[in-house]
RNA sequence: CAACCAUCCAGAGCGGCUGAGUGACCUGGCACGACGACGCCGCAGCAACCCCUCCGACGAGCUCGACGUCGGGGCGAGGGUGCUACCGCCACGGACCGAUGGAGG
Numbered sequence: 001c002a003a004c005c006a007u008c009c010a011g012a013g014c015g016g017c018u019g020a021g022u023g024a025c026c027u028g029g030c031a032c033g034a035c036g037a038c039g040c041c042g043c044a045g046c047a048a049c050c051c052c053u054c055c056g057a058c059g060a061g062c063u064c065g066a067c068g069u070c071g072g073g074g075c076g077a078g079g080g081u082g083c084u085a086c087c088g089c090c091a092c093g094g095a096c097c098g099a100u101g102g103a104g105g
Base pairs, nucleotide, nucleotide: 001105004102005101006100007099008098013043014042015041016040017039021032022031023030025094026093027091028090029089044084045083046082049080050079051078052074053073054072055071056070057069058068059067088097
């Protein structure tokens, strides 16, 4: 970077720096913002996608173990990410829509 799979109405904020727009884009609304938003950094927290862990099914002719795939449960101590206004802020709106994670190329 392109394609694939899953999720996106739950949850979780303080401090410092900066200084004007911001909630991805378009349209229409609504909201946040000089009582400092957005962003960046630090710390704290939330969650449970992956690692981890338990159970079951399958694999190959039986048993056990390991491993792999799929399904279900557990933990949050730890590792890799992510997230911490409003349902992805809203729309039987638009668009080859976006974000995050996973496994491969």